[in-house]
RNA sequence: GCCGAAGUAGCUCAGAGGUAGAGCACCUGAUUCGUAAUCAGUAGGUCCGGGGUUCAAAUCCCCGCUUCGGCA
Numbered sequence: 001g002c003c004g005a006a007g008u009a010g011c012u013c014a015g016a017g018g019u020a021g022a023g024c025a026c027c028u029g030a031u032u033c034g035u036a037a038u039c040a041g042u043a044g045g046u047c048c049g050g051g052g053u054u055c056a057a058a059u060c061c062c063c064g065c066u067u068c069g070g071c072a
Stems, first nucleotide, its partner, number of pairs: 001071007010024004018055001027041004048064005
């Protein structure tokens, strides 16, 4: 330099045009003499940045940024 993949909650990841979700973690409550475990619940997101298409974009298109892999 060229090609490809990835970027969404604190972490690991779903979601593939129509109100952003799960597990774990955190917090609160129940249970216990207490802790752990278990059960119930709450909170937590400008979906990497900018632009375009669309009535509507995390999702489609374009340009960037970062990370990873392949080729040279």

The RNA shown here (transfer RNA) has 72 nucleotides and comes from a Rhodospirillales bacterium.
The sequence was found in a public genome assembly.
Rfam family: tRNA. It is annotated as a transfer RNA.
The organism belongs to Rhodospirillales, within Bacteria.